The RNA shown here (transfer RNA) has 73 nucleotides and comes from Candidatus Pacearchaeota archaeon CG1_02_32_132. Rfam family: tRNA. It is annotated as a transfer RNA. The sequence is in RNAcentral, with records from ENA.
[in-house]
RNA sequence: GGGUCUAUAGUUUAAUGGAUCAGAAUAAGGGACUUCGGAUCCCUGGAUCGAGGUUCGAUUCCUCGUAGGCCCG
Numbered sequence: 001g002g003g004u005c006u007a008u009a010g011u012u013u014a015a016u017g018g019a020u021c022a023g024a025a026u027a028a029g030g031g032a033c034u035u036c037g038g039a040u041c042c043c044u045g046g047a048u049c050g051a052g053g054u055u056c057g058a059u060u061c062c063u064c065g066u067a068g069g070c071c072c073g
Stems, first nucleotide, its partner, number of pairs: 001072007010026004028044005049065005
């Protein structure tokens, strides 16, 4: 340099035939319980890599870019 795949809460991930409040686990914060802590239970906030395009509507489709994995040279 060429090809190909991936990118979603702090972390691991679900959802893509385009329309549901983007769901869950864990972590974090608060509360209950406990002598204190841990465990357990309840509650709270937190995310679609970036910029454009198509569309009434984009996490999903298209283009370019960024980062990473694999293959080739």